[in-house]
RNA sequence: UAUUGAAAAAGGCAAAAUUAUCGAAAGGUAAUGACGCAAAACCACAGGUCUAAAGCAUUGAGCUACGAUGGCUGGGUUGCCGGA
Numbered sequence: 001u002a003u004u005g006a007a008a009a010a011g012g013c014a015a016a017a018u019u020a021u022c023g024a025a026a027g028g029u030a031a032u033g034a035c036g037c038a039a040a041a042c043c044a045c046a047g048g049u050c051u052a053a054a055g056c057a058u059u060g061a062g063c064u065a066c067g068a069u070g071g072c073u074g075g076g077u078u079g080c081c082g083g084a
Base pairs, nucleotide, nucleotide: 003083004082005081012037013036017032018031019030020029021028022027035071041077042076043075045074046073047072048069049068050067055063056062
């Protein structure tokens, strides 16, 4: 450096829910809390999914991301201890 994660050691993150707050919403942030995670660290480039304020359309109940999601997948960058 590449690859790999069975047994360890030191640790790390934090789902749902509740409260407060931002947001049109999806969802985000903080505190409490742990469902889980070997990158559940960072990045919205590609795909998927979610929302639809504004816009367009409508006699039908719609379309659409410039919004969100990294704990959906791929990819990029970085990190701890090891090699049964």
Molecule: c-di-GMP-I riboswitch aptamer
Organism: Sporosarcina sp. JAI121